A computed fold for a 393-nucleotide RNA, annotated as Bacterial RNase P class A.
It matches the Rfam family "Bacterial RNase P class A". About the family: Ribonuclease P (RNase P) is a ubiquitous endoribonuclease, found in archaea, bacteria and eukarya as well as chloroplasts and mitochondria. It is annotated as a ribozyme. Gene Ontology terms of the family: tRNA processing, ribonuclease P activity and dimeric ribonuclease P complex.
Its mean pLDDT, the model's own confidence on a scale to 100, is 78.
RNA sequence: GGAGUCGGGCGGGCUGUCGCGGCGUUUUACGUCGAGGAAAGUCCGGGCUCCGCAGGGCAAGACGCUGGAUAACGUCCAGGGGAAGCGAUUCCCGGCAAGUGCAACAGAAAGCAGACCGCCUUGCUUCCGGCUCCGGCUGCGGUUUUUCCGCUCUCCGACCGUCAGAGGCAGGGUAAGGGUGAAAGGGUGGCGUAAGAGACCACCGGCUGGUUUGGCGACAAAUCAGGCCAGGUAUACCCCGUCUGGAGCAAGACCAAAUAGGAAAGCGUCAAGGCUGGCCCGGCCGAGCUUUCGGGUAGGUUGCUAGACGCGGCGGGUAACUGCCGUGCCAGAGGAAUGACAGCCGCCCCGCAAUGCGGGGUACAGAACCCGGCUUACAGCCCGACUCCUUAU
Repeated sequence: GGAGUCGGGCGGGCUGUCGCGGCGUUUUACGUCGAGGAAAGUCCGGGCUCCGCAGGGCAAGACGCUGGAUAACGUCCAGGGGAAGCGAUUCCCGGCAAGUGCAACAGAAAGCAGACCGCCUUGCUUCCGGCUCCGGCUGCGGUUUUUCCGCUCUCCGACCGUCAGAGGCAGGGUAAGGGUGAAAGGGUGGCGUAAGAGACCACCGGCUGGUUUGGCGACAAAUCAGGCCAGGUAUACCCCGUCUGGAGCAAGACCAAAUAGGAAAGCGUCAAGGCUGGCCCGGCCGAGCUUUCGGGUAGGUUGCUAGACGCGGCGGGUAACUGCCGUGCCAGAGGAAUGACAGCCGCCCCGCAAUGCGGGGUACAGAACCCGGCUUACAGCCCGACUCCUUAU
């Protein structure tokens, strides 16, 4: 100098004017506070609240190496094993050697596999070759003919196929070799065989089981035994283990106009009470009326924000995290405020006549009971640690 891998952080600043919400006050003006790293998705886990008492079983769902952290977790930290990478580092994690299922194309065969080519072999058959112990035919000879005997044959049959066999048909053996495939059921060498094969043997690899040692453990190392050689998929059903009661701040609690129904007391059919303009008479209706309690709607109050909180220091722990001390207060509306404009300055990009000028951009998004996580979105940046390559000293 280049290429990369992780981790942490910021995510506009100042001034002015006009506004908005909460709180306070000397109350209509001042003071003070006023979004986020994700406030988001609502995917996990908890606090809190009510129903209720959740002990067991079934169902359903989630999770799944080991140890730890924590209020809890599917999160985090440390470690183990495997995979990828030269490396920093990243990704994955019970069981397919319990059962059931699933898998395109190609291929003969894809799940206690399979015979297409090849290799070996058996039978039949066509051809070829062989030679003889054999039989027949032909010819010749011996013998008086028959008969018998001997010889011969580019001939036929039988037999044989031995480093002379070849082809066809049917059957069998064979997983060494070829070919197909992501994958053909350990590898190399030998022995063996008709040809072959863990069929057998040696070594290597894997698996299962045992022992010893180290480790809290996952596991690792060493060693012994067994030819045991077993494909993938559980983000397929399933098996094993662990966990989970349900609903949610529109939870819930308190005050309380009104209405219905209810209770008690008083008055009332011997006329209370209501209507008839306020009162009396009269007239009409008339079996209920009044008060209190209680009820709980509208409405109001509360839950509501001081908290598993932030910052700093010291201590424990490899770390996640945690103990103590000091210090700070940091939105609490109730259909929802946190904004707009102007100027200056930042940051990034482009252009030019370049210590400057001009133009453009400055994200994702926005609390609603509160926390811990995960995931997703994000203009532009900053810092730290580490790895590899190259160069110079």